[in-house]
Overview:
Bacterial large signal recognition particle RNA from a Solirubrobacteraceae bacterium, 268 nucleotides, folded computationally. A source record names the gene ffs. Its mean pLDDT, the model's own confidence on a scale to 100, is 77. The sequence is in RNAcentral, with records from ENA and MGnify. Lineage of the source: Bacteria > Actinomycetota > Thermoleophilia > Solirubrobacterales > Solirubrobacteraceae.
C1' cells in the first nucleotide's frame, strides 16, 4: 500500500423543564436511527455518564474534536413597529350652545301683518264689603254641691190636749260656678290668605280691547356665516406606564457544509 482477524467507538442530538449536579422515561424542535426491561406521588448515578440483558457495525460516508451556517428553545427589556392604559397640550374634525342673515320649507297676514297711539290688565299704597282659616264666646249635649242651692222630704226632732203646724237629714228630681265634648247655624277678634269694588301712584317688559294705517311677519325645520366654551367623541404632538406578537441584544443549538485526527495481530 493490499487481504484476513480483532478492539476502542458507534448503533441519535439538541432546547426548556426538574435536581446540589449529570443522565433517562413525559413535553418541545430536528429527521430516520438495532431489540427487551425499568421509571414523574419517579427511575439511574456522582464526575461526565441513564441502568441491566442481547444483537449489528468498526477504524472511516459511519468514531473522535474544531469552525460555519441554523430549525428551535430560553433571558433581557431595548420599546423601534402593530398596539393597550393613565395625564398634559392643541383647538384641527364632528356634537351640544349663542348670534346674525332670511336662501328653501312651514306657519301667521285685506275676516288686516309689522308699527303708531291710547284704554285696561298685570305691579305697588290705602280703604271697604265677601269668603276661607285660626281663636273666643253664645247655642247644644254630658258631669258637676256631705252643710253653707232649690223643690218634694220617709224616718227621726220639736211645739200643741187634740185637730194640726214648723224647722228639716237621707233618697229622688233640677240647677250655678267650674270641668269635658261637639262647634252645622249664630256673634266678636286676628293677619306676609283668596277674590271683588273704590280711591291713588307706577310702567311700556307681557296680555286684551278702541282707534289710525295697509303688507308684511314668526324662526319651528333645513342652510350660510361668525363667536365663546363644554371637554362629550374622533384625529395630530409630547410624557409615564405596559406590551401576547413582529422587530433588537444575548445565550444554548439539532439537521447540513468544511477542516482535521484515531488503533492492535498477522501474512504478502
Nucleotide at each position: 500500500c493490499c487481504g484476513u482477524g480483532c478492539u476502542a467507538g458507534g448503533c441519535g442530538g439538541g432546547g426548556a423543564g426538574u435536581u446540589a449536579g449529570c443522565g433517562g422515561c413525559g413535553c418541545c424542535c430536528u429527521g430516520a436511527a438495532u431489540c427487551c426491561g425499568c421509571a414523574a406521588u419517579c427511575c439511574g448515578c456522582u464526575c461526565u455518564a441513564g441502568c441491566g440483558g442481547g444483537g449489528c457495525u468498526g477504524a472511516a460516508u459511519u468514531c473522535c474534536c474544531c469552525c460555519c451556517c441554523g430549525a428551535g428553545g430560553g433571558g433581557c427589556g431595548c420599546a423601534g413597529g402593530c398596539c393597550c392604559u393613565g395625564g398634559g397640550c392643541c383647538a384641527g374634525c364632528g356634537c351640544c350652545c349663542c348670534g346674525u342673515c332670511a336662501g328653501g320649507c312651514g306657519g301667521c297676514g285685506a275676516u288686516g301683518a309689522u308699527g303708531g297711539c291710547u284704554c285696561g290688565g298685570u305691579c305697588c299704597c290705602g280703604c271697604a264689603a265677601c269668603g276661607a282659616u285660626g281663636g273666643a264666646g253664645a247655642c247644644c249635649c254630658g258631669u258637676g254641691a256631705a252643710c253653707c242651692a232649690g223643690g218634694u222630704c220617709a224616718g227621726a226632732u220639736c211645739c200643741g190636749g187634740a185637730a194640726g203646724g214648723a224647722a228639716g237629714c237621707a233618697g229622688c228630681c233640677u240647677u250655678a260656678a267650674g270641668c269635658g265634648g261637639u262647634c252645622a247655624c249664630c256673634u266678636c277678634c286676628a293677619g306676609g290668605c283668596g277674590c271683588u269694588g273704590c280711591g291713588g301712584g307706577g310702567g311700556c317688559g307681557c296680555c286684551g280691547g278702541a282707534c289710525c294705517g295697509g303688507a308684511g311677519c314668526c324662526g319651528g325645520c333645513u342652510g350660510a356665516c361668525g363667536g365663546a366654551g363644554g371637554u362629550c367623541g374622533c384625529g395630530a404632538c409630547c410624557c409615564a406606564g405596559g406590551u401576547a406578537c413582529c422587530g433588537g441584544c444575548u445565550u444554548c443549538g439539532a439537521c447540513g457544509g468544511g477542516g482535521g485526527g484515531u488503533g492492535c495481530a498477522c501474512g504478502g